[in-house]
RNA sequence: GGAGAGGUGGCAGAGUGGUCGAAUGCGCCGGCCUCGAAAUCCGGUAUGCCGCAAGGUAUCGGGGGUUCGAAUCCCCCCCUCUCCG
Repeated sequence: GGAGAGGUGGCAGAGUGGUCGAAUGCGCCGGCCUCGAAAUCCGGUAUGCCGCAAGGUAUCGGGGGUUCGAAUCCCCCCCUCUCCG
């Protein structure tokens, strides 16, 4: 330099155009149980901005585009892995 695969909450990881900020598991916090713990079970748990709060809004590596609608399709760039030279 060329080709392919990938980048999604704290971590892993599904979702491949339609109220999906987003399943599920792990982790963490709280509760139940227990003499006390563990396990099981129940609830909660991303971040920024606005707001006293309730709430609103944006964010799927970054930027732009297509579309009524984009994590998903297209373009450019960044990063990781594999292969070729």
Model confidence (mean pLDDT): 82 of 100. Predicted 3D model of an 85-nucleotide RNA (transfer RNA) from a Candidatus Uhrbacteria bacterium. It matches the Rfam family "tRNA". The family's RNA type in Rfam is transfer RNA. From the family's description: Transfer RNA (tRNA) molecules are approximately 80 nucleotides in length.